c-di-GMP-I-GGC riboswitch aptamer from Thermosediminibacter litoriperuensis, 90 nucleotides, folded computationally.
It was read from a public genome assembly, where an Rfam model found it.
RNA sequence: ACCGUUAAGGGCAAACCUACCGAAAGGUAGGGACGCAAAGCCACGGGCCUACGAAGAGGUAACUUCUUCAUGGCAGCCGGGCUGCCGGGA
Numbered sequence: 001a002c003c004g005u006u007a008a009g010g011g012c013a014a015a016c017c018u019a020c021c022g023a024a025a026g027g028u029a030g031g032g033a034c035g036c037a038a039a040g041c042c043a044c045g046g047g048c049c050u051a052c053g054a055a056g057a058g059g060u061a062a063c064u065u066c067u068u069c070a071u072g073g074c075a076g077c078c079g080g081g082c083u084g085c086c087g088g089g090a
Stems, first nucleotide, its partner, number of pairs: 002088003011036002016031006034076001040082003044079003047074003053069005
């Protein structure tokens, strides 16, 4: 390199609840544990989510609905990049 069945020290924390931020998706903090051997970090490729806004369609209009779009997100969807503890191991 590669492997994670076992041991030790441990680590992270889904759903849900509360507070705050956000148009939303979502995020941060506290509680909480479904899980995780990179569930540490990076939106680079694919994917997914959202649509304040923009464009288009409908309507006489007020308005409302639909479609498309990321520059907004998800690293706990897959791949890729960077880094790393313990044990095994050439």
Rfam family: c-di-GMP-I-GGC riboswitch aptamer. Gene Ontology term of the family: cyclic-di-GMP binding.